[in-house]
Context: one part of a larger RNA
RNA sequence: GGACGAACGCUGGCGGCGUGCCUAAUACAUGCAAGUCGAGCGGAGCUGAGGAGAAGCUUGCUUCUCUGAAGCUUAGCGGCGGACGGGUGAGUAACACGUAGGCAACCUGCCUGCAAGACCGGGAUAACUGACGGAAACGUGAGCUAAUACCGGAUAGGCGGACUUCUCGCAUGAGGGGUUCGGGAAAGGCGGCGCAAGCUGUCACUUGCAGAUGGGCCUGCGGCGCAUUAGCUAGUUGGUGAGGUAACGGCUCACCAAGGCGACGAUGCGUAGCCGACCUGAGAGGGUGAUCGGCCACACUGGGACUGAGACACGGCCCAGACUCCUACGGGAGGCAGCAGUAGGGAAUCUUCCGCAAUGGACGAAAGUCUGACGGAGCAACGCCGCGUGAGUGAGGAAGGCCUUCGGGUCGUAAAGCUCUGUUGCCAGGGAAGAACGCCAAGGAGAGUAACUGCUCUUUGGGUGACGGUACCUGAGAAGAAAGCCCCGGCUAACUACGUGCCAGCAGCCGCGGUAAUACGUAGGGGGCGAGCGUUGUCC
Repeated sequence: GGACGAACGCUGGCGGCGUGCCUAAUACAUGCAAGUCGAGCGGAGCUGAGGAGAAGCUUGCUUCUCUGAAGCUUAGCGGCGGACGGGUGAGUAACACGUAGGCAACCUGCCUGCAAGACCGGGAUAACUGACGGAAACGUGAGCUAAUACCGGAUAGGCGGACUUCUCGCAUGAGGGGUUCGGGAAAGGCGGCGCAAGCUGUCACUUGCAGAUGGGCCUGCGGCGCAUUAGCUAGUUGGUGAGGUAACGGCUCACCAAGGCGACGAUGCGUAGCCGACCUGAGAGGGUGAUCGGCCACACUGGGACUGAGACACGGCCCAGACUCCUACGGGAGGCAGCAGUAGGGAAUCUUCCGCAAUGGACGAAAGUCUGACGGAGCAACGCCGCGUGAGUGAGGAAGGCCUUCGGGUCGUAAAGCUCUGUUGCCAGGGAAGAACGCCAAGGAGAGUAACUGCUCUUUGGGUGACGGUACCUGAGAAGAAAGCCCCGGCUAACUACGUGCCAGCAGCCGCGGUAAUACGUAGGGGGCGAGCGUUGUCC
C1' cells in the first nucleotide's frame, strides 16, 4: 500500500447493487416450511332437480314423509411424491475431494424410441356399524364392503438355469443363433359411437431391447503439522470353498498358509470439510475456503433396520441415553444445523413481513392445490459504485477572531449584497416493462379413426402483477432540508500563540514533557480524506 462476512470511537443527506451468528453442531415458546390425485375405490356429510304419498285448503299453492338424478366437501383404502428442494460444517488426513482413467464386476422411478401384450378366476381388509378398555396417546375383539390394493392360473422369450454352435477380445471372458425347464399384466379410469355385444380416442398398466439422466464400485497422480511420534498389524496379508450384495472384494464366515505396511515416513498425536475460486504479489509464491457453483458428511447423542427405483431417511419407524413437557402416576409427547423469532454466549451479525405475478419443483387429464425453494419488500454506511450539500459575480479587502516588529499580516471572494439554477429530498398529477403460457371464446390445418369426440400445430380476441401507484415522466415551490473525521517533530503533506512545567499527558518506531514545548492541552491557521474518517484485529 492492498484486502475484510469485520468490530469499536466520532459523525451521518439520497439512490443502485450486493452482503449480514466467523462465538454455543448451545437450549428452544409460537406460527409456517410436503403434499397432491374424487378422472383408482367403497363410504360419510351437505345441497338437492325430478317422482310417489299424506295433511291444510285461498283448487294450485304451502308444509311434512319416502325415494332420488346431479353437484360440492372429504376421514379412510390406493397411487405418486415425502431420497428433490432448503440448512449446517460437528465428524473426516479418507478414493472424502480435485484431476485422469477403468467396470468384460453394476443399478437406474419419472422421460424418449422400437417390439409385443393386456386372457380366465379367487379370497380378504380399512373406512363403516355396534361392544369394550384407557386420564390421554391410543387400542382390543365381533360383523359388513370396494378397488389401478392383494393372490392363483393361462399366454411369452430377447429374462434366469442346463446343453450345443458361430464371431470376437485387454486375462477373468464378451456378443449372437438353436434345444429344453422356471416366472408377468390394471380384465383399469375418463370421453365418443352403439339397443347391446363391441369399436374407437386418450391417460394409466405389463414384458423385452435400446437411449438419456442420475448413481454405485475400482485405480494412477495431487494437496498438513510434529520424528521431542519408529516401529505398526490376527480378518491382519494371501489362497480354497461358501454366504451376502445391483455389483467386484476378508464385505462376512469355515479351513489352510504366514504373510502385509514402514525412513520414498508406516503407526500415533494434533489440526482441518475438499474444490472451482477469493485476497495479495511484476511473477514465482504466500494466505484463505464467507456469499455464488460442484462434491462430501451430518440432522438432540449412539445404534438398527423397514419401505422403496433410490434412504439406513432433517420436518419417517424401532431401541438405548441425556434433556424438556403432559399425566388421573398406570403411561405418554418432543427434536429449528428449514424461514422468521426467543434465551444464552459474544466485540459482533436483520423482519415472528408480502406473494405464488415470474422461474423452478411435487401431484393431477385439466382447472388447480401445495411450495419460508424462489420472487420481492423491511432493518444495518457492513461493502462497492454513483449523486448531492449550490453556481456566477462580488474589495470599502466589512464586522469579528488570531498573530504582530503596532506599520500591519491572515482567515479572505471567504461572508454580506446582486444575478441565476433546481440534481436530490418534500408536495401534486400521469404511470410502466417484467405476461409468455396454461385457461376461456371463435376459426384454420395435420396425423389417426368406419365416423365423431379427443390429440398436435396454428390465427384472432379476452383474461392473469406480490413488488407498487414502485421505477420513470411532468409540474409547483424554495438556496431553502443535507459535513464531518483524522493529522500538522522526523519517517509524512501541513506552524504559530497561550496554558502546563519529567506534572498532566502523548507515542507505530525514533522519542517528546524538568519555564519561551511547531511532539502534552486549547485556540487561530494549515494539510489529508470526505458521507465518511480514524483505531483495533487478521492476511499478503

Predicted 3D model of a 540-nucleotide part of an RNA (small-subunit ribosomal RNA, 5' domain) from Paenibacillus cisolokensis. Taxonomically the source falls in Paenibacillus (Bacteria, Bacillati, Caryophanales, Paenibacillaceae). Its mean pLDDT, the model's own confidence on a scale to 100, is 83. Its Rfam family is "Bacterial small subunit ribosomal RNA". Rfam links the family to the GO terms ribosome and structural constituent of ribosome.